Predicted 3D model of a 380-nucleotide RNA (Bacterial RNase P class A) from uncultured Amaricoccus sp.
The RNAcentral record of the sequence draws on MGnify.
Rfam family: Bacterial RNase P class A. Rfam classes the family as a ribozyme.
[in-house]
């Protein structure tokens, strides 16, 4: 410095709630919040939609690869990639050649682009040197595969700049200057050997030395996918107006042996459609207005918890022993006294003082996030 786990008050008195059990009663006894009860984000169990399909689609999620788990978007190993000096943390981790689509500004130029500052230059042009000639001794002409600026046309894309990102990287050879032009080696395709259940890791040959990002843009791919929700639903009792106004769609076609059939249409689902059945007439919108707002149940024995053991890296799973740990119904844990304990601040010290966190069930389990004074333990 990382991970990971556990406390987060305790005891005794005396008043004073909420449940369960014995008692006719007085009473007595025994239980009584949380690691988050918080977010309401996922999974699910139960309930209902509800006649259903093992349909088909929408929608939504999830995405490295094997496990756990009822189940997941959780969690356990591992792999890959990135951060870190390192224990470790992080990743919305399939596909950019299946199509669309963005990549402002800046910059020459952002898919098969490109010349801005520059490097180089053989045409040409100056200077110097050098040989020769002339010479009125200032100088002047010719040549020269010599040096040096300049430098059109061309060459370059190496270097510099611009930006988040420049059409592979480093080094060397080679060029007039450069370029994978050629080379080594490392990247990248393709074949291929070994090692792992897999993701993928290693060897080894090869080969153009080519071709950016963004899918946490839409979209392909795979796999997984009904909705509502305890104010869910049950059951009992009481009551009332089966209410009025008003508005929109339809109130039908056809056959026909008169039994009935088939179609549009309306409905039976709390996604759409199909399949099945029901109707063949009623479905819908507003706004006015009345009766219930009662009691009982769902409700807490659970995918529960503790404890040994056995298997597994591990998440968890077997086995065998204990245990019952709120269930309220406008909603229960509160006051007071003392005495510890943790912190912190003064004091030599004995003492003093002052503070003790986040936060409080509502069907009920499995997770995730968030908050949380302060203290303890363990590995690295």
């Nucleotide at each position: 410095g990382a991970u990971g786990g556990c406390c987060g008050g305790a005891c005794g008195g005396c008043c004073g709630c909420g449940g369960g059990c014995c008692g006719c009663a007085a009473g007595g006894u025994c239980c009584g919040a949380g690691g988050a009860a918080a977010g309401u984000c996922c999974g699910g169990a139960c309930u209902c939609c509800a006649g259903g399909g093992a349909g088909a689609g929408a929608u939504g999620g999830c995405g490295g690869c094997g496990g756990g788990u009822a189940a997941c978007g959780c969690c356990c190993g591992c792999c890959c990639g990135g951060g870190g000096u390192g224990a470790c943390c992080c990743g919305a981790g399939g596909g950019a050649a299946a199509g669309c689509g963005c990549c402002a500004c800046a910059g020459a130029a952002a898919u098969c682009a490109g010349a801005c500052c520059g490097c180089c230059c053989g045409a040409g042009g100056g200077g110097g040197c050098c040989g020769g000639g002339c010479u009125u001794c200032g100088g002047c002409c010719c040549g020269g595969g010599u040096u040096c600026c300049c430098g059109g046309a061309g060459g370059c894309a190496a270097g510099g700049g611009u930006g988040a990102a420049a059409c592979g990287g480093u080094g060397g050879g080679g060029u007039a200057a450069g370029a994978g032009c050629c080379c080594a080696c490392c990247g990248c395709g393709c074949c291929g050997g070994c090692g792992g259940c897999a993701a993928c890791g290693u060897c080894g040959g090869u080969g153009g030395c080519a071709u950016g990002g963004c899918a946490a843009g839409c979209c392909c791919c795979g796999c997984c996918u009904g909705g509502a929700g305890c104010a869910a639903g049950g059951c009992c009792g009481a009551a009332u107006a089966g209410g009025g106004a008003u508005c929109g769609c339809g109130c039908g076609g056809g056959a026909u042996u008169c039994g009935u059939c088939c179609c549009a249409g309306g409905g039976c689902u709390u996604c759409u459609c199909c399949c099945g059945c029901c109707c063949g007439a009623g479905c819908g919108g507003u706004c006015c207005g009345g009766g219930u707002u009662g009691g009982c149940u769902g409700c807490u024995u659970g995918a529960g918890c503790c404890c040994g053991u056995c298997g597994g890296c591990g998440a968890c799973g077997g086995c065998g022993g204990g245990c019952c740990c709120a269930g309220a119904g406008g909603a229960a844990u509160g006051g007071u006294c003392g005495u510890c304990g943790g912190c912190g601040g003064c004091g030599c010290a004995a003492g003093c003082c002052g503070c003790u966190a986040c936060a409080g069930g509502a069907u009920c389990c499995g997770g995730c996030u968030u908050a949380c004074a302060g203290g303890c333990c363990a590995u690295c």